A computed fold for a 72-nucleotide RNA from Pyronema omphalodes CBS 100304, annotated as transfer RNA. Rfam family: tRNA. Rfam's curators write: Transfer RNA (tRNA) molecules are approximately 80 nucleotides in length. Their secondary structure includes four short double-helical elements and three loops (D, anti-codon, and T loops). Further hydrogen bonds mediate the characteristic L-shaped molecular structure. tRNAs have two regions of fundamental functional importance: the anti-codon, which is responsible for specific mRNA codon recognition, and the 3' end, to which the tRNAs corresponding amino acid is attached (by aminoacyl-tRNA synthetases). tRNAs cope with the degeneracy of the genetic code in two manners: having more than one tRNA (with a specific anti-codon) for a particular amino acid; and 'wobble' base-pairing, i.e. permitting non-standard base-pairing at the 3rd anti-codon position. The source organism's lineage runs through Eukaryota, saccharomyceta, Pezizales, Pyronemataceae and Pyronema omphalodes.
């Protein structure tokens, strides 16, 4: 330099056009003498950034940044 893939709550992750899934974490309650475990409820993401297409974009297209892999 060229090619391929990734970026989604604090962390990990699902999601191939109609305002996002689950786990974990944290908070509260119940359970316990207390803690842990378990159960119930709640908090937490405008989906890396800019632009385009569309009635509508996390999703499709172009570019940027960054991470990983491959080739020379």
């Nucleotide at each position: 330099g060229c090619c391929c893939g990734g970026a989604u709550g604090g962390u990990c992750u699902a999601g191939u056009g109609g305002u996002a899934u689950g786990a974990u974490u944290c908070c509260u309650g119940c359970u316990u003498u207390g803690g842990g475990u378990g159960c119930a409820g709640g908090a937490g993401g405008u989906c890396c950034c800019c632009g385009g297409u569309u009635c509508a974009a996390a999703c499709c297209c172009g570019g940027a940044u960054u991470c990983g892999g491959g080739c020379c």